[in-house]
A computed fold for a 103-nucleotide RNA from a Saprospiraceae bacterium, annotated as SAM riboswitch aptamer (S box leader).
It was read from a public genome assembly, where an Rfam model found it.
RNA sequence: UUUUUAUAAUGAAAGGGCGGAGAGAACAGGCUCUGUGAUGCCCUGGCAACCUACCGAACGGCGUGGUGCCAAAGCCUGCCAACCAAAGUUGGAACUAUAAAAA
Numbered sequence: 001u002u003u004u005u006a007u008a009a010u011g012a013a014a015g016g017g018c019g020g021a022g023a024g025a026a027c028a029g030g031c032u033c034u035g036u037g038a039u040g041c042c043c044u045g046g047c048a049a050c051c052u053a054c055c056g057a058a059c060g061g062c063g064u065g066g067u068g069c070c071a072a073a074g075c076c077u078g079c080c081a082a083c084c085a086a087a088g089u090u091g092g093a094a095c096u097a098u099a100a101a102a103a
Base pairs, nucleotide, nucleotide: 001103002102003101004100005099006098007097008096013044015043016042017041018040022033023032024031027078028077029076030075045070046069047068050066051065054061055060074095079092080091081090082089083088
């Protein structure tokens, strides 16, 4: 990097340091965050429970180790379908992210 499977409306920081302009994956539209210092990186803390260790007959528990995550639904929409007078609602797809495997 690719493929497969699973998950994605739960939850978790008004912390400390660095840094100094845009950021929220990409494109577009909207909306939001941001010099009262965002996004990012490091530390501390926390959440979760995919794999793992342990316990259990099992549902499961636990939170040892490996990841992941800690504004807003994956911030919302975009393509398709159903319903609808409309606004919109619901479902699905695509894309993306993460985990576990395989190549």

It matches the Rfam family "SAM riboswitch aptamer (S box leader)". From the family's description: The SAM riboswitch is found upstream of a number of genes which code for proteins involved in methionine or cysteine biosynthesis in Gram-positive bacteria.